[in-house]
């Protein structure tokens, strides 16, 4: 005096910037940036300080004679303030696209010589006229004459039942003239229509009269069918003629190889509420990159501070 190893102390580190406030440094507030990186406690009428100011009280941890301070490059960074304008976003417009016509090209083709297209007629079909037909609906006459009844009524007659006989009603029967206006059937009322009216009742000495019920036929009435015709509807029929329409189906004549129509590509017109594409303008965002401030860590050089003390072993 070097080295290794232990210890001690003094230190050193546990962020750092801008602004705001202040004479003015700090912190408490705001921001903005780092990091491997502590903890209570008070602190804007404010807390600790003075260019030696970069807080103050209290307490952990790392290191530790290790370190800490300035000044210059240096390559990057993030803020912020201009720039910038990739790229998104919506409005409008316009294209595209998406439907509609319609042409042109290709392609294929129902049907087609048992005859396509094109062209001409007709029927089916619609209104007028006209000739029928078939169905319906309404109707079923009116007067003269004569006969027979029936309801009500006038008078007289007879011993009763009755008889005669006035007047009006009104039902029907036959002829015969009309008319389209005629025939045949069914049914037809407890009595209150009518005609005969068993029984059985009624007047009566009798003879004879009347009422009339069941029943029968038969007007009124209600039906059918058929005839007939004056009027008068309706039509899945019809005959003629005249106009019309003709998408559709059928028919015929002419014509003598095509054809309607799908499909694909395309040219033009129109249509186009919204979707999906794209453009230019505008708005609104926006990323890379630029420029300028200033800032905080890294790293390079340089510089100034400081680098003590003890104790073992080795040379």
């Nucleotide at each position: 005096u070097g080295g290794c190893a232990g210890g001690c102390u003094a230190g050193u580190c546990u962020g750092g910037g801008u602004a705001g406030g202040c004479c003015g440094g700090c912190g408490u507030u705001a921001c903005c940036u780092g990091u491997a990186a502590c903890c209570c406690g008070a602190a804007a009428u404010c807390g600790c300080c003075g260019a030696u100011a970069u807080g103050c009280g209290g307490g952990a941890g790392a290191c530790g004679a290790a370190g800490c301070c300035u000044g210059g490059g240096g390559a990057a960074g993030a803020u912020g303030u201009u720039u910038g304008g990739a790229c998104c976003a919506u409005u409008u417009u316009c294209a595209a696209a998406u439907c509609u016509g319609u042409g042109a090209u290709c392609c294929c083709g129902a049907c087609u010589g048992a005859g396509a297209a094109g062209c001409c007629c007709c029927g089916u079909c619609c209104u007028g006229c006209u000739u029928g037909g078939a169905u319906g609906a309404c109707g079923u006459u009116g007067a003269u004459a004569u006969g027979a009844g029936g309801g009500c009524u006038u008078g007289c007659u007879g011993g009763a039942a009755a008889g005669c006989u006035u007047g009006u009603c009104u039902u029907u029967g036959u002829a015969c003239c009309u008319u389209a206006a005629c025939u045949g059937u069914g049914g037809g009322a407890a009595c209150c229509a009518g005609u005969c009216c068993a029984g059985g009742c009624c007047c009566g000495g009798a003879a004879g009269g009347g009422a009339g019920c069941a029943g029968a036929c038969c007007a009124a009435c209600c039906g059918c069918a058929g005839a007939c015709a004056a009027u008068u509807g309706u039509c899945g029929c019809u005959u003629g003629g005249a106009g019309g329409g003709u998408u559709g189906c059928g028919g015929g004549g002419u014509g003598g190889a095509g054809a309607a129509g799908a499909g694909a590509u395309u040219g033009c017109a129109g249509a186009c509420c919204a979707c999906c594409u794209g453009a230019c303008c505008a708005u609104g965002g926006a990323a890379a990159g630029g420029a300028c401030a200033a800032c905080g860590a890294c790293u390079u050089c340089a510089g100034g501070c400081g680098u003590g003390c003890c104790u073992g072993c080795c040379a």
Molecule: Archaeal signal recognition particle RNA
Organism: Methanolobus sp.